[in-house]
RNA sequence: GGGCAUGUAGCUCAGCGGUCAGAGCACUUCGCUGAUAACGAAGCGGUCGGCGGUUCAAGUCCUCCCGUGCCCA
Numbered sequence: 001g002g003g004c005a006u007g008u009a010g011c012u013c014a015g016c017g018g019u020c021a022g023a024g025c026a027c028u029u030c031g032c033u034g035a036u037a038a039c040g041a042a043g044c045g046g047u048c049g050g051c052g053g054u055u056c057a058a059g060u061c062c063u064c065c066c067g068u069g070c071c072c073a
Stems, first nucleotide, its partner, number of pairs: 001072007010025004018056001027043005049065002052062002
């Protein structure tokens, strides 16, 4: 330098172009217990990597840029 994949909550990841953006774990509070753990309930937490574009509508499609991984040279 070229190609491919990928970027969504603190972490691991879901999310056929269509309505509030979710799950598990973690964290906080409460319940339970003599006390922990486990279990149960509730809660907190997101500018969906960035700028544009397409569309009535974009996390999802497209261009470019950035980060990461892999392959080729």
Background:
This is a predicted structure of a 73-nucleotide RNA (transfer RNA) from a soil metagenome. It matches the Rfam family "tRNA". About the family: Transfer RNA (tRNA) molecules are approximately 80 nucleotides in length. Rfam links the family to the GO term triplet codon-amino acid adaptor activity.